A computed fold for a 350-nucleotide part of an RNA from an uncultured bacterium, annotated as small-subunit ribosomal RNA, central domain.
Context: one part of a larger RNA
RNA sequence: CUGGGUGUAAAGGGUGCGUAGGCGGGCCUGUAAGUCAGAUGUGAAAGCUCCCGGCUUAACCGGGAAAUUGCAUUUGAAACUGCGGGUCUUGAGUGCAGGAGAGGUAAGCGGAAUUCCCAGUGUAGCGGUAAAAUGCGUAGAAAUUGGGAGGAACACCAGUGGCGAAGGCGGCUUACUGGACUGCAACUGACGCUGAGGCACGAAAGCGUGGGGAUCAAACAGGAUUAGAUACCCUGGUAGUCCACGCUGUAAACGAUGGAUACUAGGUGUGGGGGGUAUCGACCCCUCCCGUGCCGGAGUUAACACAAUAAGUAUCCCACCUGGGGAGUACGGCCGCAAGGUUGAAACUC
Numbered sequence: 001c002u003g004g005g006u007g008u009a010a011a012g013g014g015u016g017c018g019u020a021g022g023c024g025g026g027c028c029u030g031u032a033a034g035u036c037a038g039a040u041g042u043g044a045a046a047g048c049u050c051c052c053g054g055c056u057u058a059a060c061c062g063g064g065a066a067a068u069u070g071c072a073u074u075u076g077a078a079a080c081u082g083c084g085g086g087u088c089u090u091g092a093g094u095g096c097a098g099g100a101g102a103g104g105u106a107a108g109c110g111g112a113a114u115u116c117c118c119a120g121u122g123u124a125g126c127g128g129u130a131a132a133a134u135g136c137g138u139a140g141a142a143a144u145u146g147g148g149a150g151g152a153a154c155a156c157c158a159g160u161g162g163c164g165a166a167g168g169c170g171g172c173u174u175a176c177u178g179g180a181c182u183g184c185a186a187c188u189g190a191c192g193c194u195g196a197g198g199c200a201c202g203a204a205a206g207c208g209u210g211g212g213g214a215u216c217a218a219a220c221a222g223g224a225u226u227a228g229a230u231a232c233c234c235u236g237g238u239a240g241u242c243c244a245c246g247c248u249g250u251a252a253a254c255g256a257u258g259g260a261u262a263c264u265a266g267g268u269g270u271g272g273g274g275g276g277u278a279u280c281g282a283c284c285c286c287u288c289c290c291g292u293g294c295c296g297g298a299g300u301u302a303a304c305a306c307a308a309u310a311a312g313u314a315u316c317c318c319a320c321c322u323g324g325g326g327a328g329u330a331c332g333g334c335c336g337c338a339a340g341g342u343u344g345a346a347a348c349u350c
Base pairs, nucleotide, nucleotide: 003322004321005320006319007304008303012318014201015200016199017198021194022193023192025088026087027086028085029084030083031082033081034080035077036076037075038074039073040072041071042070049065050064051063052062053061054060091191092188093187094186095184096183097182098181103177104176105175106174107173108172109171110154115149116148117147118146119145120144121143125136126135162169163168206247207246208245209244210243211242216240220236221235222234223233258317259316260315261314262313263312266295267294268293269292270291271290272289273288274287275286276285299306300305323350324349325348332343333342334341335340
């Protein structure tokens, strides 16, 4: 390489949009590039294979056949693929009618709580721990009442509930805005799937500039513990945590499971819609579609398990793996302000 694989053994890209490319629905018709059949030419000889023959045999040698799976020209075939034309509606999209949602962005508003400040009441403690101490407090703390400031987060509702491509999204109101779902079947008529590069998004931490700073809290300081204690516990506490703009581009970015389509027993919850039955009506019951859970059969699997949300049965496209260590390191390239990221070896060794 081929092959075999990628939930947990090595292996699914963090996620989307999309370029090239690959692949692609039904019917009719043309063409003949692929494809298939025939013919001709060529495919040197020797060698290989088979048959026959010559040296006493063999090696060796001679003759014949086959093979040379290819290429070119030419004559046909037209099922499939391609290409051209026409047509269709079920894939895809549009339209119309609806309801659901922490989807996104911006602005405004609200209450509870923590902290701080002022004032009142009040007096010797408070705080903290396994126990303590550091710490706070007679310059009046803690507790309690009233007033004020400021920042951050939104209890209950809350649910293997919802929405989003992923990261993620949760008080209320308003404005702008994306997507999905259900129903109708009016319109377009294959317009589709995937997607190397590319572009965009991308938790936390971190970085730059400017703000903000209540809480919590790396670093740091002190108190304990201990043989020691650069920790776990306690008292403090700065970056940071928050906002705006810009950068970084990584995570156990996980369902450790790429995307799309079709098919393949059931049972039982739940979210959003539709239809039917029934009723005074809400329910209930039957049923269709979309989502989200659990259980389970066939099948699959090394087992665990998966099982219509497949890890089953198939097709298409992309990504990735190929013994452990060395090593996600070195070198080089590209990116970054830096931190670093990305691409990514070898010697050696077992």

Description: The full RNA is in RNAcentral, with records from ENA.